RNAcentral holds the sequence, with entries from ENA.
The RNA shown here (small-subunit ribosomal RNA) has 1430 nucleotides and comes from an uncultured prokaryote.
Its mean pLDDT, the model's own confidence on a scale to 100, is 84.
[in-house]
RNA sequence: GCUGGCGGCAUGGAUUAGGCAUGCAAGUCGAACGAGAAGCUCUAGCUUGCUAGAGUGGAUAGUGGCGAAAGGGUGAGUAACGCGUGAGUAAUCUGCCCCUAAGUUGGGAAUAGCCUCGGGAAACUGGGAUUAAUACCGAAUGUGGUCUUUUGUCGCAUGACAGAAUGACUAAAGAUUUAUUGCUUAGGGAUGAGCUCGCGUUCCAUUAGCUAGUUGGUAAGGUAACGGCUUACCAAGGCAACGAUGGAUAGCUGGUCUGAGAGGAUGAUCAGCCACACUGGGACUGAGACACUGCCCAGACUCCUACGGGAGGCUGCAGUCGAGAAUCUUCCGCAAUGGGCGAAAGCCUGACGGAGCAAUGCCGCGUGCAGGAUGAAGGCCCUUGGGUCGUAAACUGCUGUCACCGGGGAAGAACAUAAUGACGGUACCCGGAGAGGAAGCACCGGCUAACUACGUGCCAGCAGCCGCGGUAAUACGUAGGGUGCAAGCGUUGUUCGGAUUUAUUGGGCGUAAAGGGUUCGCAGGGGGUUUUUUAAGUCUGAUGUGAAAUCCCACGGCUCAACCGUGGAACUGCAUUGGAAACUGAAAGACUAGAGUAUUGGAGAGGUAAGUGGAAUUCCUGGUGGAGCGGUGGAAUGCGUAGAUAUCAGGAGGAACACCAAGAGCGAAGGCAACUUACUGGACAAUUACUGACCCUCAGGAACGAAAGCAUGGGUAGCAAACAGGAUUGGAUACCCUGGUAGUCCAUGCCGUAAACGUUGUAUACUAGGUGUGGGAGGAUUUAUCCCCUUCCGUGCCCAAGCUAACGCGAUAAGUAUACCGCCUGGGGACUACGGCCGCAAGGCUAAAACUCAAAGGAAUAGACGGGGACCCGCACAAGUGGUGGAGCAUGUGGUUUAAUUCGAAAAUACGCGAAGAACCUUACCUAGCCUUGACAUUGAUUGAACGGACCAGAGAUGGACCGGUGCCUUUCGGGGAACAUGAAAACAGGUGCUGCACGGCUGUCGUCAGCUCGUGUCGUGAGAUGUUGGGUUAAGUCCCGCAACGAGCGCAACCCUCGUCCUUAGUUGCCAGCAGGUUAAGCUGGGCACUUUAAGGAGACUGCCUUCGCAAGGAGGAGGAAGGUGAGGACGACGUCAAGUCAUCAUGGCCCUUAUGGCUAGGGCUACACACGUGCUACAAUGGGGCGUACAGAGAGUUGCGAUACCGCGAGGUGGAGCCAAUCUCACAAAGCGUCUCUCAGUUCGGAUUGAAGUCUGCAACUCGACUUCAUGAAGCUGGAAUCACUAGUAAUCGUAGAUCAGCAAUGCUACGGUGAAUACGUUCCCGGGUCUUGUACUCACGCCCGUCACACCAUGGGAGUUGAUUUCACCCGAAAUUGGGAAGCUAACCUUCGGGAGGCUACCACUUACGGUGGAAUUAGCGACUGG
Repeated sequence: GCUGGCGGCAUGGAUUAGGCAUGCAAGUCGAACGAGAAGCUCUAGCUUGCUAGAGUGGAUAGUGGCGAAAGGGUGAGUAACGCGUGAGUAAUCUGCCCCUAAGUUGGGAAUAGCCUCGGGAAACUGGGAUUAAUACCGAAUGUGGUCUUUUGUCGCAUGACAGAAUGACUAAAGAUUUAUUGCUUAGGGAUGAGCUCGCGUUCCAUUAGCUAGUUGGUAAGGUAACGGCUUACCAAGGCAACGAUGGAUAGCUGGUCUGAGAGGAUGAUCAGCCACACUGGGACUGAGACACUGCCCAGACUCCUACGGGAGGCUGCAGUCGAGAAUCUUCCGCAAUGGGCGAAAGCCUGACGGAGCAAUGCCGCGUGCAGGAUGAAGGCCCUUGGGUCGUAAACUGCUGUCACCGGGGAAGAACAUAAUGACGGUACCCGGAGAGGAAGCACCGGCUAACUACGUGCCAGCAGCCGCGGUAAUACGUAGGGUGCAAGCGUUGUUCGGAUUUAUUGGGCGUAAAGGGUUCGCAGGGGGUUUUUUAAGUCUGAUGUGAAAUCCCACGGCUCAACCGUGGAACUGCAUUGGAAACUGAAAGACUAGAGUAUUGGAGAGGUAAGUGGAAUUCCUGGUGGAGCGGUGGAAUGCGUAGAUAUCAGGAGGAACACCAAGAGCGAAGGCAACUUACUGGACAAUUACUGACCCUCAGGAACGAAAGCAUGGGUAGCAAACAGGAUUGGAUACCCUGGUAGUCCAUGCCGUAAACGUUGUAUACUAGGUGUGGGAGGAUUUAUCCCCUUCCGUGCCCAAGCUAACGCGAUAAGUAUACCGCCUGGGGACUACGGCCGCAAGGCUAAAACUCAAAGGAAUAGACGGGGACCCGCACAAGUGGUGGAGCAUGUGGUUUAAUUCGAAAAUACGCGAAGAACCUUACCUAGCCUUGACAUUGAUUGAACGGACCAGAGAUGGACCGGUGCCUUUCGGGGAACAUGAAAACAGGUGCUGCACGGCUGUCGUCAGCUCGUGUCGUGAGAUGUUGGGUUAAGUCCCGCAACGAGCGCAACCCUCGUCCUUAGUUGCCAGCAGGUUAAGCUGGGCACUUUAAGGAGACUGCCUUCGCAAGGAGGAGGAAGGUGAGGACGACGUCAAGUCAUCAUGGCCCUUAUGGCUAGGGCUACACACGUGCUACAAUGGGGCGUACAGAGAGUUGCGAUACCGCGAGGUGGAGCCAAUCUCACAAAGCGUCUCUCAGUUCGGAUUGAAGUCUGCAACUCGACUUCAUGAAGCUGGAAUCACUAGUAAUCGUAGAUCAGCAAUGCUACGGUGAAUACGUUCCCGGGUCUUGUACUCACGCCCGUCACACCAUGGGAGUUGAUUUCACCCGAAAUUGGGAAGCUAACCUUCGGGAGGCUACCACUUACGGUGGAAUUAGCGACUGG
């Protein structure tokens, strides 16, 4: 939040210890006492209902006693002997209660009440008179008690107990119904309380020092009692790193929740203790209080008031306001239990017993049960077949729990008997009626049980984490269905768990967070062998205690359960005591293996100081010399004719020490390098001797501690922060260059940090090997101190076991163990702020929080990438040839325009692309006019054959009217059937509408690049690896060799087609050598198939042969051959990439339109035109243009066609129609070429755009908008900037020819065909792309991810002139009430008295202490604060 039937048992102001109206919550006793109202009875008087008296009665207030210190509430304070636990009290008290012993004699003086007179508004109070007691006061007695003296016994000390003696002091209360009950003294018990001690009891060290009554003593006072509890004097102590003092927070416990436990959190209800009672202080009374419903004072607040003065305290039960997310009735009763008083009856009791309210919790019950399939209707889904809600419902039969009605009706009652029940006419029992009155909530992507539809469209929303939603959402909303729990269900908050994520049980520190920079070393912690003793730790037995309740077990009581009762166990603890003696400790003794000392020996950049040396740089002087030097990627600044650089000689000065030199040596680390001397530390080896555990580690502490920096004084050759100049650059406060100051050097003093790193603390022990090297020793062998073997100490490398997340470590451990120290606990904020300490400063050490993120990080893997590396390839570059980019035109695109300029394609991989051909059609676009079951498909009642011809209106679609026509198959002649047409109504058609990011299919690209994978095995914790890497070779993951791999698949290659040589077969339409005929000529004819050719089948090429290199694969050369190492070309495209392209070829899910986004028609548009780009054509000319003559192809196409000869036209073309369905005929003359003539370098006889005129052809139709022809016109253009493209041989270049589409054609396009026919490749450094291996990576959407300053805004926080509070504390002032002390003034019943008075008491007053308050200071803390920092 939604929902809500019943009952039982519990629980219920967690916040403001905030304020409270009203009522109640502590009274009782007449058997302690005096008085005594109303009422009743009797008597008298009589004005018969009034007075008086007596009795009874007992209200009421008072004196007195007991209680009121309990019960009940709350948790503010308190970190404390407050609590818990265990002890002590030889340092104590204890009313009421119990037991024992003894007693209770005799007097006195008052006082409240009542009465009277006053004051005051009230609260209250003053004076006078009178009175009682179990109230008060003397006196007597003294069992006893106390004090003094003393004896014995005992004890851990002070002392305790028992006894004796003398003297002194010290009690009492009565009442009554005669049964008792009070009172006094003393002892004992019980109960309750006080005090003391051991141990335990939260956080902060960014709280390290605190303390003067403080610590102790003596004396006194005080208390029930010990005590600095208080006072005086004396001493100077006491506490603290085992955490004092200070600050923050908090009632403690039994227990409760959680957890396997150890623990963690917590302290509601119930129970024990403590504290508090409006806030602060104080005492009185009392057995007990410094007192919740008592007193005094101060303060705040509220109320009354006559303004003078008073009253009050719900943190009792109800209730009210406030604050709050939030917590109940102003109920009934003393019947039970318990308490107070009382002899008792009894009274009082918001303790308590009950009821009420609240699903707040726990427990129980119900909302029906059985049958019932046309699986109804309806909902939802659907592949339209059905499925599901679902035996669910309806319907039939039955039952009656709960609730409801009626009747009966408890226990709880125990007080001798009787009487006595709030709950309550309740629980319970019986009867009755009727399925009737009684189900919701959350969830359904994974975790986590449960799925579909619709809506929505990164919107609305969801979400505990991951995440969902951008048009097919099991995640949003709704519905159906399902799942879970159920009178509840979800949500939120909190605690524990999971979390071994603070790790005692039970973690870590090479690289993830984490070893202190190093050493020494006090405290602390740990510690070798052996003997004896002890018994602190340890183990074990017993005793006491560990309250009850709770938890657990058993039994029992409510119908069960929750709940309750009885018993047991347990309470893991503490104390006392008996025992054991292994281990640890302690005490005493011994030992030598740890540690140390002495002796001998060699090694070393170990340290400090002094001295000495040579090379080099720079500077100075002089000589020679003469133009540059220097510097860089290239330069410039700079130096130099005033003589540089270079070179020679001499001199000065400072700093550093080449070679030797080696992961070699030494040192704790930092660090240490020329040589000599002096002083000095440490380590190592060997030998024997000595000491006898003297050891290890180490918080705090001390010392050392690179470089830079600081201070003072020197020194300064070179180098060189800052700075200056020159370059580079978009800029360049940089990298490079020329200069150059601090500094670097020395002495003294600071600083105290480093990637102070082996990123690995110190010490000890143990655990396979191999191989170097430094310093010793021994053995063996010797010519040899060569080599070899053994051993100790150091320093490296490779590895076993083991460890590790992996990388790796591996006797120098990161292995196995022990001891001690330091450190870590997600990233950032933050090696920061504040505070403290240190420093001259710079700064260092210590060290947070707010806030923010869901990660940050380590190691390894596969990829991708690199202006990383190695190898290789490709017209990739290079070497060449020709172009594009400039001009005009053609064509496509963008843009713009338009009613429309339909749509798509967009780097490479769009742009002469879809389109192999837009005048209409095409056509999808626009405008206008029309149609609505439709132009097309299926079903379909009806009718008619179909169909043909022609008329009118209209732009046409269309509409109207007319004529002709009756077919085919079958028949029982009625009819039926097929095709076609018409057609009402409806299902439906239709869509080039959207989504290529829902899809199929097809395609482009990487790329014809050589790759991509699998099975089994092996390796790895795993991702993965291996194979596929390596050495060769190839065009190739092609092949060979090797190999923890062995095999296999898709790719490569081959198999297919074309071309190149030969053979066989066949011979027309092809061919013609030989034979014959024949022409002006011609295979024209007979004939032939030899050749060419055609088209079928074969052969041929395999590194096969030779030489050579190579293990092989293979390579190089050669022979033969038409062809040689893939002979040339094509088809053929692995796993995959680009959410590449296509919904407009087609197919297709979903969505959308349905008199329109469908269909028909006419006209227009797709052909627009300032401009930009791509692809081409033609050119710019003489290797050319023009004229004339002349030669040689291949491959195609053709009947709606190609169309010859001939004739006409300048020509396009026309007429005409032979031949050809084509090796026959036609298109069809190939062109460049060759020969010859002309032009002569010009905008031309180049170039042909544009324009005018006239025509031809196709076609309903050439206006928008066709091609071609002729004549005329004759633009730009003279070889093209940056840039860029193609091509390696029959290729480029150049020249023509044909075809598809097609009525015609915008074709210069595309696809084919042949003719002529080159140049160049040294080579792989570079550009581009690709392949393999390797390497780095903070990239994985994979060159991406992003880092830092600056600017602005916001959030949290630090500083901040200050300012406002709170808390604590110090000094001083004031000083209420009150105790104590004083008290010479005042007052005074009991006792004494010599009667004067005294003793004693009370009061004023004084003193000390002191609350509140005031002034000043300090500390801590909180809020605000201009501005400001990161």